Annotation:
Predicted 3D model of a 139-nucleotide RNA (SAM riboswitch aptamer (S box leader)) from Paenibacillus polymyxa. The coordinates come from a structure-prediction model, not an experiment, and the mean pLDDT is 78. RNAcentral holds the sequence, with entries from Rfam and Ribocentre. Of the family's consensus pairs, 97% are formed in the model. Rfam family: SAM riboswitch aptamer (S box leader). Rfam links the family to the GO term regulation of gene expression. The organism belongs to Paenibacillus, within Bacteria.
[in-house]
C1' cells in the first nucleotide's frame, strides 16, 4: 500500500506542556488566546490476547439392557462477567458533527388537465451505496 471481514446514535479530565490552528475530502455548520494541533499524564472502551461462568455441536473413553442417560477427557462455535498483576492496539467536542450518490414512503409548491393519470422543484423520514476511521486476518 492492497484485499477480506467486524464495528462506527454509548463512553471518556475545568491536569501538565505547547503555542495557531482544528473538525479526512465537497457544501454547510461548528470548535479555538476563557487558549487549537502535537506531546505527557489521567480516563473510556473491550477489537485481539487473557481469566471466570454458562450453553450448543462433534470425537474418544467408562458405567448401564440401551443408538438413551450419567460421568471423565479433548476439539469447535455462541452468550455473560472482569480489565485485574504485566499485554497489542484504539478512542477521549458535536451520530463517522451534518451532508455529497441512488431508491422508496409521505407532504408541500408549480405546470398541465374535464377528472384521473402525469411532469418538474423542494422538505422530511427510511433503506442501500460511496468515502473514511479502528480492530483482526491475509498478500
Nucleotide at each position: 500500500u492492497u484485499c477480506u471481514u467486524a464495528u462506527c446514535c454509548a463512553g471518556a479530565g475545568a491536569g501538565g506542556u505547547g503555542g495557531a490552528g482544528g473538525g479526512a475530502c465537497u457544501g454547510g455548520c461548528c470548535c479555538g488566546a476563557u487558549g487549537a494541533a502535537g506531546c505527557c499524564c489521567g480516563g473510556c472502551a473491550a477489537c485481539c490476547c487473557g481469566u471466570u461462568c454458562u450453553u450448543u455441536c462433534c470425537c474418544g473413553g467408562u458405567g448401564u439392557a440401551a443408538u438413551g442417560c450419567a460421568c471423565c477427557g479433548g476439539g469447535a462455535g455462541g452468550g455473560a462477567a472482569c480489565a485485574u498483576a504485566u499485554g497489542g492496539u484504539g478512542c477521549u467536542a458535536a451520530u463517522u458533527c451534518c451532508u455529497a450518490c441512488a431508491a422508496a414512503a409521505c407532504c408541500g409548491c408549480u405546470a398541465g388537465a374535464g377528472u384521473u393519470a402525469u411532469a418538474g422543484c423542494g422538505a422530511u423520514u427510511u433503506u442501500g451505496g460511496c468515502a473514511g476511521a479502528u480492530g483482526a486476518g491475509a498478500a